[in-house]
Context: one part of a larger RNA
Molecule: small-subunit ribosomal RNA, 3' major domain
Organism: uncultured bacterium
RNA sequence: UGACGGGGACCCGCGCAAGCGGUGGAGCAAUGUGGUUUAAUUCGAAGCAACGCGAAGAACCUUACCAGGCCUUGACAUCCCGCUGGCAGGAUAGUAAUGUAUCCGUCCCUUCGGGGCAGUGGAGACAGGUGGUGCAUGGUUGUCGUCAGCUCGUGUCGUGAGAUGUUGGGUUAAGUCCCGCAACGAGCGCAACCCUUACCUUCAGUAGCCAGCACGUAAUGGUGGGCACUCUGGAGGGACUGCCGGGGACAACCCGGAGGAAGGUGGGGACGACGUCAAAUCAUCAUGCCCCUUAUGGCCUGGGCUACACACGUGCUACGAUGGCGUAAACAGAGGGAGGCAGCCCCGCGAGGGUGAGCAAACCCCAAAAAUAACGUCCCAGUUCGGAUUGCAGUCUGCAACUCGACUGCAUGAAGCUGGAAUCGCUAGUAAUCGCGGAUCAGAACGCCGCGGUGAAUAAAAAGCCCGGGUCUUGCACA
Numbered sequence: 001u002g003a004c005g006g007g008g009a010c011c012c013g014c015g016c017a018a019g020c021g022g023u024g025g026a027g028c029a030a031u032g033u034g035g036u037u038u039a040a041u042u043c044g045a046a047g048c049a050a051c052g053c054g055a056a057g058a059a060c061c062u063u064a065c066c067a068g069g070c071c072u073u074g075a076c077a078u079c080c081c082g083c084u085g086g087c088a089g090g091a092u093a094g095u096a097a098u099g100u101a102u103c104c105g106u107c108c109c110u111u112c113g114g115g116g117c118a119g120u121g122g123a124g125a126c127a128g129g130u131g132g133u134g135c136a137u138g139g140u141u142g143u144c145g146u147c148a149g150c151u152c153g154u155g156u157c158g159u160g161a162g163a164u165g166u167u168g169g170g171u172u173a174a175g176u177c178c179c180g181c182a183a184c185g186a187g188c189g190c191a192a193c194c195c196u197u198a199c200c201u202u203c204a205g206u207a208g209c210c211a212g213c214a215c216g217u218a219a220u221g222g223u224g225g226g227c228a229c230u231c232u233g234g235a236g237g238g239a240c241u242g243c244c245g246g247g248g249a250c251a252a253c254c255c256g257g258a259g260g261a262a263g264g265u266g267g268g269g270a271c272g273a274c275g276u277c278a279a280a281u282c283a284u285c286a287u288g289c290c291c292c293u294u295a296u297g298g299c300c301u302g303g304g305c306u307a308c309a310c311a312c313g314u315g316c317u318a319c320g321a322u323g324g325c326g327u328a329a330a331c332a333g334a335g336g337g338a339g340g341c342a343g344c345c346c347c348g349c350g351a352g353g354g355u356g357a358g359c360a361a362a363c364c365c366c367a368a369a370a371a372u373a374a375c376g377u378c379c380c381a382g383u384u385c386g387g388a389u390u391g392c393a394g395u396c397u398g399c400a401a402c403u404c405g406a407c408u409g410c411a412u413g414a415a416g417c418u419g420g421a422a423u424c425g426c427u428a429g430u431a432a433u434c435g436c437g438g439a440u441c442a443g444a445a446c447g448c449c450g451c452g453g454u455g456a457a458u459a460a461a462a463a464g465c466c467c468g469g470g471u472c473u474u475g476c477a478c479a
Base pairs, nucleotide, nucleotide: 001479002478004475005474007473008472009471010470011469012468013467019426020425021424022423023422026317027316028315030314031313032312033311034310035308036307043054044053065303066302067301068300069299070298071297074126078125079124080122081121082120083119084118085117089104090103091102092101093100107116108115109114128292129291131290132289133288137286138285139281140280141279142277144275149188150187151186152185153184154183155164156163157162168179169178170177194269195268196267197266199237200236201235202234203233204232205231208227209226210225213224214223215222240263243257244256245255246254247253319419323378324377325376326375327374329372335366336365337364340359341358345354346353347352385416390411391410392409393408394407395406396405432454433453434452435451436450437449438448
């Protein structure tokens, strides 16, 4: 000087407390992991900070694993020699792949010597490696933590390590600001500048809108017309403790109030200091060294990654009446669409099929929002709760759904009556609850990323305790 203390003081955080809802009990061919099994169940991730994580999507492919069958200058790059000059390529037969046969196709430049280009054979230089090392690395990322800290120059003090500044008195979300001070300044952080949301003005007015006018319809902005309103998207304004009162050192600032759409950082996002964990990643990529080179490289078929006594994490669905079921009604936002989205209509109980209008989309379509409200029914039961499991029959995607897809109909109807110890999230348009969309994607979400609808309780004004953190101080078994 740090680190540490079941030392002290002060302060903060959904840390406790006050509340609301969960997990832990049940089912799940929901998902990840451990373990076990296996020819293989590819690899990585490991307290918080691994475990719906890499994976925004394993039937083949992917795929790295296993079995079998094949190739050896190689699937791919550059270079040399020889042969073939037909290109390349496509189709057919056949094969799992490779080999094979037939047909179609018959390149460009040229000084006509040839060259380019391609195929094939050969020789090696080399290719190739998701092989090892993340404790050799770059890059990227997590974490403490959006915590308020981390430092430097000069000066001063100290023999020196170092200190001072950065401590102190206040204050703040903040090393934020004020005052004081052997310090005076500065840098990286904080804040602001950026995006979005909340209000207004202005400009613009189609594919959006319809107040007034006219036309038309069974009805509808359907048409003429208009741009007022909604909305869209460009430019601006607006919030700054600016104003008032009180407190405070007359300061910084704090409390209350006015006006205002918004008030003291208005809400949300992006943004992550010096560093810590030899944290993660050699399997995104790049890369040193080591290793393999008829194999640890390459091609193909099939299998596996989907196994299953069990254990754990994360979820979904429930255990019901604030409910289940039925009938007929209402109201979103944000997205996506051409190898695509697909109205209407017809067929089917349905998944879906047929047809193909319209739309590169403020035009058309996906598209039905659902909780909700109204009416009816059930009457507290393992039930008209719950839907696992199983049987049969189907639909769709795809070369192909046996291993191993999703969905539909009928039948079947299991556990489960609110979950021990323990433990998690959340402070407002939040929790809870309800549906909708998107990426990936042929198909395949209860995951992920977004979107809106309905919409609380309680605390913050109390700091005793648990956890984490910051500042000052103290102690010494540590460096």